[in-house]
C1' cells in the first nucleotide's frame, strides 16, 4: 500500500518558533497577520491495543505502557430512500487484526 472489523453529535489548550494560507476533494460555510495552519515543549482528554483486578467466559472497574486527539456533528452538503425531523451508504479519519 492492501483487505477486514469497530468507532466518529461526547471531551480536552497554554507558551515558544515558523509563517500565508488552512479546514482530505468537490461545493458552501467558516478559521486566519488580535499569527490560522505546521513544528517542538508542557498540559490535558479519550480509553482502540496493553496491564492490573473480577469472572467458568465476557460484561464491568481501575491504571495510563503503544496509538490517537484537543474550532465548528467526520463543519455542512455531494449517492440512494425519505420527505423536512431523518436514516443508510460512499469517501474520509482513528485504532485493531489478516496479508
Nucleotide at each position: 500500500a492492501u483487505c477486514g472489523c469497530a468507532u466518529c453529535a461526547c471531551g480536552a489548550g497554554g507558551g515558544c518558533g515558523u509563517a500565508a494560507g488552512g479546514g482530505a476533494c468537490c461545493g458552501g460555510c467558516c478559521c486566519g497577520a488580535u499569527g490560522a495552519c505546521c513544528g517542538c515543549c508542557c498540559g490535558g482528554c479519550a480509553a482502540c491495543c496493553u496491564g492490573g483486578u473480577u469472572u467458568a467466559g465476557c460484561c464491568g472497574c481501575c491504571a495510563a505502557g503503544g496509538u490517537g486527539c484537543c474550532a465548528a456533528a467526520u463543519c455542512c452538503g455531494g449517492a440512494c430512500c425519505a420527505g423536512u425531523g431523518g436514516g443508510u451508504a460512499a469517501c474520509g479519519a482513528u485504532g485493531c487484526g489478516g496479508c
This is a predicted structure of a 99-nucleotide RNA (SAM riboswitch aptamer (S box leader)) from an uncultured Planctomycetaceae bacterium. The coordinates come from a structure-prediction model, not an experiment, and the mean pLDDT is 83. Of the family's consensus pairs, 97% are formed in the model. It was read from a public genome assembly, where an Rfam model found it.